[in-house]
RNA sequence: CAAGUAAGCAACGCAACCGCGCCAGUUUUAGCUGGUGAGGAAAGUCCGGGCUCCGAAGGGCAGGGCGCUGGGUAACACCCAGGGGGAGUGAUCCCACGGAAAGUGCAACAGAGAGUAGACCGCCUGGAGCUGAUAGCUCUUAAGGCAAGGGUGAAACGGUGGGGUAAGAGCCCACCAGCGAUUCGGGAGACUGAAUCGGCUCUGUAAACCCCGCCUGGAGCAAAGCCAAAUAUAGAGGCGCAAGUAGGCUUGCCCGGCUGAAUGCCUCUGGGUGGGCUGCAUGAGGGCUGAGGUAACUCGGCUCCUAGAGGAAUGGUUGCGGUCCUCUUUUUGAGAGGAGACAGAACCCGGCUUAUUGCUUGCUUGGCGC
RNA sequence: UCCCUGGUAGCUCAAUGGUAGAGCAACCGGCUGUUAACCGGUAGGUUGCAGGUUCGAGACCUGCCCAGGGAGCCA
Numbered sequence: 001c002a003a004g005u006a007a008g009c010a011a012c013g014c015a016a017c018c019g020c021g022c023c024a025g026u027u028u029u030a031g032c033u034g035g036u037g038a039g040g041a042a043a044g045u046c047c048g049g050g051c052u053c054c055g056a057a058g059g060g061c062a063g064g065g066c067g068c069u070g071g072g073u074a075a076c077a078c079c080c081a082g083g084g085g086g087a088g089u090g091a092u093c094c095c096a097c098g099g100a101a102a103g104u105g106c107a108a109c110a111g112a113g114a115g116u117a118g119a120c121c122g123c124c125u126g127g128a129g130c131u132g133a134u135a136g137c138u139c140u141u142a143a144g145g146c147a148a149g150g151g152u153g154a155a156a157c158g159g160u161g162g163g164g165u166a167a168g169a170g171c172c173c174a175c176c177a178g179c180g181a182u183u184c185g186g187g188a189g190a191c192u193g194a195a196u197c198g199g200c201u202c203u204g205u206a207a208a209c210c211c212c213g214c215c216u217g218g219a220g221c222a223a224a225g226c227c228a229a230a231u232a233u234a235g236a237g238g239c240g241c242a243a244g245u246a247g248g249c250u251u252g253c254c255c256g257g258c259u260g261a262a263u264g265c266c267u268c269u270g271g272g273u274g275g276g277c278u279g280c281a282u283g284a285g286g287g288c289u290g291a292g293g294u295a296a297c298u299c300g301g302c303u304c305c306u307a308g309a310g311g312a313a314u315g316g317u318u319g320c321g322g323u324c325c326u327c328u329u330u331u332u333g334a335g336a337g338g339a340g341a342c343a344g345a346a347c348c349c350g351g352c353u354u355a356u357u358g359c360u361u362g363c364u365u366g367g368c369g370c
Numbered sequence: 371u372c373c374c375u376g377g378u379a380g381c382u383c384a385a386u387g388g389u390a391g392a393g394c395a396a397c398c399g400g401c402u403g404u405u406a407a408c409c410g411g412u413a414g415g416u417u418g419c420a421g422g423u424u425c426g427a428g429a430c431c432u433g434c435c436c437a438g439g440g441a442g443c444c445a
Stems, first nucleotide, its partner, number of pairs: 001366010012321007020037007039342001043353002046351005051220004058255004063216005068082005083097001084095004098211002103209002105205003120150002122146004126140005158176006177201002179198008224278004234269006247259004285304008323339007371441007380394004388425001396412005418434005
């Protein structure tokens, strides 16, 4: 210097003028004065909570979610640390990482055979012929053995060597790889190191059904409460006739529970109001600092809190300064011009994911110079 | 706010995880005096995008993008 990788910071500042929302004051219904006014993602609504209600949220089934270990947390699918596996020269990064020796399903095409596999070529024995010949060559299969070699495939039932055999084969042996069991050692655990034994060699797929373990009641601020306003006991269809029955609630089903009619109840159509207040801004809050912990994080002290709109305000212009880029120039410097991303709170938090500008620092690899 | 469905050829739609197809349209040829209809043929695909699982993905899973639809207040 280039490429890469990880972490962090900032998201132009100040002033004036014009404009918008909210709050307070004033005067009085139109202003005036003062204060205040978006984010790191406010986004996607993908997870987790707070909060509120459901005539307590009881049992069972179904459903859904999660899935190495330990820790953090209000909680999580998040974070931290570690184990195992994978990618990369490396810094570093990625992993839905329980079970396929519970069961079922699937594995196209090709191929002889695709899951207690399989004889197409091949090898061997047998049969027939040639030949001097038991060796060799050729033919044959309506007989049998073989999984070594070829070939197909993503995948063909361990690998190498030796023994063995008619030819072969974990058939037997040695070594290697894997798996399982036992024992010993390390670790809190995931896991790991070693020894011995067993020929045990078991295909893949669970982001296929499924099995195992753990978690899970539902709805959502249009929750919910209050005030005001308005009105139709209207029409059609169904159920039911006095009993804890019909129906309703328990937001999938069953049981159980609660509620519960006769001018009733349910469904559809139709009708009315669609205004205001609370919820609603002090919260698992921010900053500084001390302590504990490898870390995530926790505890203590001090200090600061200033968006709350409701189809929805938060904008624009100018000046000065700052950052970056380009050009000019007598290149420490000066001048001119230009640029400034993604985006827009809607009950509130913790995360994840996605969009996006600039800067700083650590580390890695390569090149060049001293 | 809470949910649901879909995205495949120019258009409308298919496709058990196993070669992406059908109808219409387009183009070429035939038939006809000509056109339409009809007959024969041809081309046309990043299966919305990017990853992952799998031997193999339009389908299964995850994250984005786009389109369409539904529910809610009072009596």